[in-house]
Context: one part of a larger RNA
Formats: sequence, structure tokens, C1' cells
RNA sequence: GGAUGAACGCUAGCUACAGGCUUAACACAUGCAAGUCGAGGGGCAGCAUUAUCGAAGCUUGCUUUGAUAGAUGGCGACCGGCGCACGGGUGAGUAACGCGUAUCCAACCUUCCCCAUAGUCAGGAAUAGCCCGGCGAAAGUCGAAUUAAUGCCUGAUGUUUUCCACGGACGGCAUCUGAUGUGGAACAAAGAUUCAUCGCUAUGGGAUGGGGAUGCGUCUGAUUAGCUUGUUGGCGGGGUAACGGCCCACCAAGGCAACGAUCAGUAGGGGUUCUGAGAGGAAGGUCCCCCACAUUGGAACUGAGACACGGUCCAAACUCCUACGGGAGGCAGCAGUGAGGAAUAUUGGUCAAUGGGCGGAAGCCUGAACCAGCCAAGUAGCGUGAGGGAUGACUGCCCUAUGGGUUGUAAACCUCUUUUAUAAGGGAAUAAAAUACGGGACGUGUCCUGUUUUGCAUGUACCUUAUGAAUAAGGACCGGCUAAUUCCGUGCCAGCAGCCGCGGUAAUACGGAAGGUCCGGGCGUUAUCC
Repeated sequence: GGAUGAACGCUAGCUACAGGCUUAACACAUGCAAGUCGAGGGGCAGCAUUAUCGAAGCUUGCUUUGAUAGAUGGCGACCGGCGCACGGGUGAGUAACGCGUAUCCAACCUUCCCCAUAGUCAGGAAUAGCCCGGCGAAAGUCGAAUUAAUGCCUGAUGUUUUCCACGGACGGCAUCUGAUGUGGAACAAAGAUUCAUCGCUAUGGGAUGGGGAUGCGUCUGAUUAGCUUGUUGGCGGGGUAACGGCCCACCAAGGCAACGAUCAGUAGGGGUUCUGAGAGGAAGGUCCCCCACAUUGGAACUGAGACACGGUCCAAACUCCUACGGGAGGCAGCAGUGAGGAAUAUUGGUCAAUGGGCGGAAGCCUGAACCAGCCAAGUAGCGUGAGGGAUGACUGCCCUAUGGGUUGUAAACCUCUUUUAUAAGGGAAUAAAAUACGGGACGUGUCCUGUUUUGCAUGUACCUUAUGAAUAAGGACCGGCUAAUUCCGUGCCAGCAGCCGCGGUAAUACGGAAGGUCCGGGCGUUAUCC
């Protein structure tokens, strides 16, 4: 000198963009953050419609009100499907194939999506809900009866697929790989509706996402020198989507290490960021990719995918409820609270856009996201006026002192402007999208076109007019390093100080003033890195 997720002191007009618990992975009140589908199903708690019956008021066919009916719209709870493994948070652990880079899988999986081929036949038994009964303070739970499905089960068919037997082309990388074909065995399905679609099953391919293996790279310590028994390898099995001591039985005695094993300490990794002429050095906040975690430890279930932040079970600590018998909970989601700390924001708005889940769609949900609020905490832009104006005015301060110097074109005064401010008026883009309805083209889900609907931010940005210099400047420093000096006070005192050092009676170094220097909506100090 540059830099910072900074803090502190003094000061502070506006706008835009980006940023904001670095400490206790400490504890959390409250609200919200993952639902959706009635075009899968039985149903009907609530709402609305309709119908029937009754009652009241009366204008005699209307109003009000009660009951009944799933008949209709729809729909709480329930069964079922899909989603909840994404998105969002944090960096505790991890020195590791965790990450980065490169290669490989003839050793693998992949819901939804796309393409292709083939199919969607016949039956059955349950169960939730509802109803009845019981237990419990609650959380909840038990029994009986009855019922549906795209829930579950059985049978048929079998394009294919898998396995076995025969056969062996092509290829290669050591074990290998095993195409066309023949025979045998095993395996499937679900319907809905407004009739145009949406689905369902098997197989092959694609796409996407994941899993695994390996080479190289990846902090410090030798005041850590030996470490290892599933350890290293083999054979055979089990397990897995798959390879493998991943696990197991048996056999062999190996394997790693001074090119640093083991142990200990520290730490998420990378893209990147800061600095530097570079080589390097340091850092890993925001954004993106990967990993790990979800009070602590362990475990599996479901599922295409989890060993699952807002799922389950067990154990532990903590907190809460209790009728003392038992129960409930997990903000490292968004806000917010306490605590810790030098220190870090609102218990805000909207699904309008982008994206996600479900749905045929309308749509619903979305603290993702987009916006707004707070903060000089950063960067950038604008302003606090411009031109003229010497009697070089007055005051102040200083000096060689009655004469000068300086403050200083600074002020007054004259002319001008109106960014900004205040007031009034006008007023967007973000929707070139999507929905619905209609028409047309190709020809069955796409395109074109017309109409309609949809804007949180927001009457915001922006523009115009009026008023009037009007509403807007400070901080640090002045001995040398280092740009900028005099006076007064103090008298080794009070104090200053980054280093050298100032102060003991004329202090350019302390305190004040005047003047000056530097930077300027900031300026200094502290901390850290280069």
C1' cells in the first nucleotide's frame, strides 16, 4: 500500500447493486416451512343445491323455519396412488477414493419421461371407514358385526425375459465374452370417465440420476519407529443391484513402513477469493459442484431411490403434561426468544413471475423463489451550488507593533441554476408468458390465430410543473519516518507514543487556540492476511 462476512470512536443528505451469528453442532415459547388426487374407492361429519313432508307469518303463493332423502355440487376423517430421498439448513465429524483430475465397470441399478414390440382374460378372500360395545385423565387402544377399490391373493395366456441342456459366430483385457437357432421349466396385468383420453402389465432401447474400482494430487509433528490377526492372500460358500474378507468355514503366513507406516494434533474438499511484476504466500463467508450431519448413540422398515432434518423402533441426556397408572417433544427450515459474544436483521407480503409436488384440467400446496423492512457493513453514482465581486470590510489570530501579515474571493452584495428537497399532477415495463373459450392448418397433439382472465412489489420506478440557495460536511493529522507551524497554558507534573523518542520555565512532540496538510459521506483506531 491493498484486502475483510469485521468491531469500536467521531460524524452522516440521497439512490442503485451486492452482503449481514465468523462465538454456544447452546437451549428453544409461538406461527408457518409437503402436500395433492372425488377422472381409483366405500361413503356423507360439515357447507351448498334440489325434492318431499310439517309449522309460523300472511300480500294465497311468497318469506322464514324444522325434519327426511347421497339425488346433485362438493367433501372433514378413512382405504388407495404419487410425492414426502427434491427443494431449504449447517460444517460437528472426516487426513478419507472424502474431494480434485483422469481412466475403467465383460462386475451394476435407475420411479417419473421418450421410442418400439406384445398384451390388458377368468375368479376369490379380506380390511380401514361407518355402526355396536369396552378400557383410559390424556395420548390412545381392544373386541364384535358388516363393506369397497387402480389395495391383496389364485388360475389362464406368454410377444419377450430369466434359468437349464445342445450349439458355438464375433470380439478381447489375464479370469473371459458368449450372437442367430432348437428343446424344456418359471413369471404379468386395473381400471376410470363427460368417449376423447388418462392409465395398467411384460420386454428391448434411449435419456436422466446414482453405485463401484483404480493411477496421480491433497496440512503439521520422529520430543510418535515400528504397526497389523479378518490382518495379507487362496479355495468354497453366504450376501448384494453389483465387485470385493463385505461376511463365514478351511488352508497358507503373509501385508504396510524412513519415498514416513502407526500414533497424535488440526481441518469439510474444489471452482474460486485476497495479495504479489511474477514465482509464490494466505483464505475457503456470499454464489456453483461434491461430501457429511439433523439433540447424542445404535438399528432396520417402506420404497425405483433413505438406513430418511419437519418417518418408525431401542437406549441416553434434557424439557413439558399427568387424575402418578402413564404420555409428549427435537428450529444446523423461515421469522422470532433466551444465552454466549466486540459483533450480525422482520414473529413482513405474494404465489404476479421462475422452479417444484399432485392432478386430464381448473386448481391446490410451496418461509424454494420473488419482493418489501432494518443496518455506512461494502462497492458505484449524485449532491451539499455556479459566475462575478478588494474598501483586500469587521471580528479573530500572529509579528521585528500603531505599521503590517493572515483568515481571504472567503463574506457582504449583484446575476444565474434547481440535481436534490418539499408540494401538485401524470404514470410504466416485468405478461413477447400461461389458463379458459372459439376458429383454422397438418392430422390426434402440436402449431397458427381471435377473444377473455391473471401484477405481490405499486400509484413504486420514471416523467412534468411550481417554490426557493433554498434541505445537506466532517474526521484524522502537522518532531523525523510523513504532506502540513505559530502563540498561550503546563513545568519529568499532567500527559503523548507505531518506532526513534517528547515533557525537569520560552515544548513546532503534552492541553487549548489560530493557521495549515490529507481524505471526504466518510475519517480514524483495533484485529487478521499478503
RNAcentral holds the full RNA, with entries from ENA and SILVA. A computed fold for a 530-nucleotide part of an RNA from an uncultured bacterium, annotated as small-subunit ribosomal RNA, 5' domain. It matches the Rfam family "Bacterial small subunit ribosomal RNA". Model confidence (mean pLDDT): 83 of 100.